[in-house]
């Protein structure tokens, strides 16, 4: 320099192909249980999707550009 995977609550990941209310588990907070912890059960709180931009009624999702990690070629 070329190609390609990925990037989404603290953590791992789903959802993208097929636009139409952003989601799981685990953590965390409160409550119950319990002599305390821990495990159990209930509830709730956190992200607007790596950044910019177009299309669109409507974008995580599509286009275009750029950033980061890693991987392959040269």
């Nucleotide at each position: 320099c070329g190609g390609g995977a990925c990037g989404u609550g603290g953590c791992u990941c789903a959802g993208c192909c097929u636009g139409g209310u952003a989601g799981a588990g685990c953590a965390c907070a409160u409550g119950c249980u319990u002599c305390g912890g821990g495990a159990g059960c209930a509830u709730g709180g956190g992200g607007u999707c790596g950044g910019a931009g177009g299309u669109u009624c409507a974008a995580a999702u599509c286009c275009u550009c750029u950033c980061g990690u890693c991987c392959c070629g040269a």
RNAcentral holds the sequence, with entries from Rfam.
Predicted 3D model of a 74-nucleotide RNA (transfer RNA) from Desulfurivibrio alkaliphilus AHT 2.
The coordinates come from a structure-prediction model, not an experiment, and the mean pLDDT is 82.
Rfam family: tRNA. Rfam classes the family as a transfer RNA.
The organism belongs to Desulfurivibrio alkaliphilus, within Bacteria.